This is a predicted structure of a 348-nucleotide part of an RNA (large-subunit ribosomal RNA, domain IV) from a Candidatus Kaiserbacteria bacterium.
The prediction has a mean pLDDT of 83.
Taxonomically the source falls in Candidatus Kaiseribacteriota (Bacteria, Bacteria candidate phyla).
Context: one part of a larger RNA
RNA sequence: AGUUCCUCAAGGAACUCGGCAAAACAGCGACCGUAACUUAGGGAUAAGGUCCGCCAAACUUGUGCUUGCAUAAGUUUGGUCGCAGCGAAAGAGUCCUGGCGACUGUUUACCAAAAACACAGCUCCCUGCGAACUCGUAAGAGGAUGUAUAGGGGGUGACGCCUGACCAAUGCCGGAAGGUUAACUACGGGUGGUCUAAUGAGUUUUACUUGUUAGGCUGGCCUGUACAAGCCCCGGUGAAUGUCGGCCGUAACUAUAACGGUCCUAAGGUAGCGUAAUUCCUUGUCUGGUAAUUUCAGACGUGCACGAAUGGCGUAACGACUGGGACACUGUCUCGAGGAACUGCCCG
Numbered sequence: 001a002g003u004u005c006c007u008c009a010a011g012g013a014a015c016u017c018g019g020c021a022a023a024a025c026a027g028c029g030a031c032c033g034u035a036a037c038u039u040a041g042g043g044a045u046a047a048g049g050u051c052c053g054c055c056a057a058a059c060u061u062g063u064g065c066u067u068g069c070a071u072a073a074g075u076u077u078g079g080u081c082g083c084a085g086c087g088a089a090a091g092a093g094u095c096c097u098g099g100c101g102a103c104u105g106u107u108u109a110c111c112a113a114a115a116a117c118a119c120a121g122c123u124c125c126c127u128g129c130g131a132a133c134u135c136g137u138a139a140g141a142g143g144a145u146g147u148a149u150a151g152g153g154g155g156u157g158a159c160g161c162c163u164g165a166c167c168a169a170u171g172c173c174g175g176a177a178g179g180u181u182a183a184c185u186a187c188g189g190g191u192g193g194u195c196u197a198a199u200g201a202g203u204u205u206u207a208c209u210u211g212u213u214a215g216g217c218u219g220g221c222c223u224g225u226a227c228a229a230g231c232c233c234c235g236g237u238g239a240a241u242g243u244c245g246g247c248c249g250u251a252a253c254u255a256u257a258a259c260g261g262u263c264c265u266a267a268g269g270u271a272g273c274g275u276a277a278u279u280c281c282u283u284g285u286c287u288g289g290u291a292a293u294u295u296c297a298g299a300c301g302u303g304c305a306c307g308a309a310u311g312g313c314g315u316a317a318c319g320a321c322u323g324g325g326a327c328a329c330u331g332u333c334u335c336g337a338g339g340a341a342c343u344g345c346c347c348g
Stems, first nucleotide, its partner, number of pairs: 001343008010334002014332001019329001029051004037042001039158001053080013081085001086091001093327007100319002105117002121156007133142003159314004164244003169241002171237005178232003185226006191219013245263005272306001273303001284300005
């Protein structure tokens, strides 16, 4: 100097981001007693009290019998010892009030256990069976020795009350009149090559050159017409991806605007909640709690930028979750002090 542990006057969270750590509570024994709320199960060992050793006597109940003994559980009274009687060890601190998540569960093996994931329940989509879907080039396999009360996929997340408007965009579903539209194919047209025949012209004049017409063969040549889905188009669809306005004026104090006007839109945010795990301004304003509170609880509503299964709002129970308060308790602190054991270094 440190590590582990013990004790402390008065105060008792003044410490600190925060009662972190420590202290304290001490039982899932008996008796009494127990609130709000509630899904009537809970909450609850709620909370809060009292008792517990040993000795003696009397009594009660049960059992066994040899009928007054044995044994088990208890009640009452009296006595007695200690600081202490569940005498050691082990073994819940409690209450009030919010947020989030219903719950038990699951998770970042080795910095995160949670409000994240899952969940039962709800809902949408697909799938008629050689099912959809998944694996595999395939054969084949799973799905399933199942058959729509089944199987697969997406979302939400117990329960209660509910889940508003918009189909313009995107997606999906349905439709087929019209427009557009590929290759192949079919039928045409053009053009090139080549052969034959007829014919014109020119010549180096009887066999060459160059044209025209007709016919045959031919080319991975050019082009026209016809033919699909799709797209354009028409309709539907939100527990599909998503979206859910602005300005001006108006009432006999003032203020405000039930009301009116106007512009735009596919439609302009309904119920509920709201300074919120969301509020910038913001320590919003009021009330409560405190001597005093940027936190907290309850209201208000001017929601920068809540809002209804990317669910909205409540909710008993539950939570090693998270915010605020109280009791008890304490070396967390005012503010330090002493002690035990061990360790490092220094000195002897």